The prediction has a mean pLDDT of 81. Predicted 3D model of a 108-nucleotide RNA (SAM riboswitch aptamer (S box leader)) from Fulvivirga sediminis. Its Rfam family is "SAM riboswitch aptamer (S box leader)". Rfam describes the family as follows. The SAM riboswitch is found upstream of a number of genes which code for proteins involved in methionine or cysteine biosynthesis in Gram-positive bacteria. The sequence was found by an Rfam model in a public genome assembly.
[in-house]
RNA sequence: CUCUUAUCAAGAAAGGCUGAGGGAAAUGGCCCGUCGAAGCCUUAGCAACCAUCCUGAAAUAUAGGUAAAGGUGCUAAAUCCAUCUCCAGAAAAGGAGGAAGAUAAGUU
Numbered sequence: 001c002u003c004u005u006a007u008c009a010a011g012a013a014a015g016g017c018u019g020a021g022g023g024a025a026a027u028g029g030c031c032c033g034u035c036g037a038a039g040c041c042u043u044a045g046c047a048a049c050c051a052u053c054c055u056g057a058a059a060u061a062u063a064g065g066u067a068a069a070g071g072u073g074c075u076a077a078a079u080c081c082a083u084c085u086c087c088a089g090a091a092a093a094g095g096a097g098g099a100a101g102a103u104a105a106g107u108u
Base pairs, nucleotide, nucleotide: 003106004105005104006103007102008101013043014042015041016040017039021032022031023030026083027082028081029080044075045074046073049071050070053065054064055063079100084097085096086095087094
């Protein structure tokens, strides 16, 4: 990088270095930012995808639970919102799905 599956309205920040941008990309909105953005480092935390342990089960399927010392991930706002389709509506607001993306596990 390809493909598959699952999840994405919950949760969780301080310090140091640095110094102007940032919220994936494009457009439009709306936000965050010199009361310090992004990045890097340290420490802390959240969650429970994988792995561990327990229970049920004929079972390597699968379901529920424990725990947080392992592998990841994450710690403004719904994945910040919309973009395509459908429902509903006079319109605006609204609802459902898709696409794209992120993360995990597997896979080429």